[in-house]
RNA sequence: AAGUUAUCACGAAAGGCGGAAGGAUUAGACCUAUUGAAGCCUUAGCAACCCUUUUUUUAUAAAAAAGAAAGAAGGUGCUACAUUCUACAAAUUGAGAAAUUUGAAAGAUAACAG
Numbered sequence: 001a002a003g004u005u006a007u008c009a010c011g012a013a014a015g016g017c018g019g020a021a022g023g024a025u026u027a028g029a030c031c032u033a034u035u036g037a038a039g040c041c042u043u044a045g046c047a048a049c050c051c052u053u054u055u056u057u058u059a060u061a062a063a064a065a066a067g068a069a070a071g072a073a074g075g076u077g078c079u080a081c082a083u084u085c086u087a088c089a090a091a092u093u094g095a096g097a098a099a100u101u102u103g104a105a106a107g108a109u110a111a112c113a114g
Stems, first nucleotide, its partner, number of pairs: 003112006013043005021032003026087004044079003049075002051071008083106001088103006
């Protein structure tokens, strides 16, 4: 790398360097950007996956597992737009174009695993 599980319409930005792109890839659409994109750094924040504390249940020789509440020291992550939207399948509606809903695929993040 591939794989497993969970989550993905909530939330949270300033400064410095930088100097033209960016929103993962392909196509279309729609946007962000010289009133400064990407990237890097600093500080701050959000969130609560891991985590911390308390507690309940089950259970034990000791362990451990599941649930609830509170939290934020630490490990990640994130801080325009729903994962920006659509693409594939099914159902429904529609004369049609197409629309809506659900699911999948792909992707992102975490914890495992290796």

Background: The RNA shown here (SAM riboswitch aptamer (S box leader)) has 114 nucleotides. Its mean pLDDT, the model's own confidence on a scale to 100, is 83.